[in-house]
Molecule: SAM riboswitch aptamer (S box leader)
Organism: Actinotalea caeni
RNA sequence: ACACCAUCCAGAGCAGCCGAGAGAUCUGGCUCGACGACGCUGCAGCAACCACCUGCGAGGGCACGGUGCUAACGCCAGGACCGAUGGAGG
Numbered sequence: 001a002c003a004c005c006a007u008c009c010a011g012a013g014c015a016g017c018c019g020a021g022a023g024a025u026c027u028g029g030c031u032c033g034a035c036g037a038c039g040c041u042g043c044a045g046c047a048a049c050c051a052c053c054u055g056c057g058a059g060g061g062c063a064c065g066g067u068g069c070u071a072a073c074g075c076c077a078g079g080a081c082c083g084a085u086g087g088a089g090g
Base pairs, nucleotide, nucleotide: 002089004087005086006085007084008083013043014042015041016040017039021032022031023030025079026078027077028076029075044070045069046068049066050065052061053060054059074082
């Protein structure tokens, strides 16, 4: 690469840099954006998949560590062997 399992209507933002599009993809909407979006970096935070503690177990706890996440339900509807994240394989 690939196939498997779980989750995706809860929650959590400031600063610096950058400079034109962004919200995964197609169609249609809607929204964010020069009052600087998106992205990157730093710090802060949220959550609790793994880890850790506890328990026969179901479960409960914790937040030092590995990830993840921090506009709107994966923004909405429809479509597609759709996508994202984690775990355990390979």